């Protein structure tokens, strides 16, 4: 320098061969239950899908380009 992965809630990730309300698990805040606390059941917040631009009726998913981190390689 080039090729190749990743980036999505506060952490770990899922969905990515476009389809309408974006999603678990843990964790945080409420209740419930117990004498209290764990644990157990309910419920409720929380993401402009890394930014930025285009295709499209419709993009987290296809395309450009940037950034940030890992691999390989001259």
């Nucleotide at each position: 320098g080039c090729g190749c992965c990743u980036g999505u809630a506060g952490c770990u990730c899922a969905g990515c061969a476009g389809g309408a309300u974006a999603g678990a698990g843990c964790g945080g805040c409420c209740g419930c239950c117990u004498c209290c606390u764990a644990a157990g059941c309910g419920g409720c917040a929380g993401g402009u899908c890394g930014g930025g631009g285009g295709u499209u009726c419709g993009a987290a998913u296809c395309c450009c380009u940037u950034c940030a981190g890992g691999c390989g390689u001259g």
The RNA shown here (transfer RNA) has 74 nucleotides and comes from an Oscillospiraceae bacterium. The coordinates come from a structure-prediction model, not an experiment, and the mean pLDDT is 82. The source organism's lineage runs through Bacteria, Bacillati, Bacillota, Clostridia and Oscillospiraceae.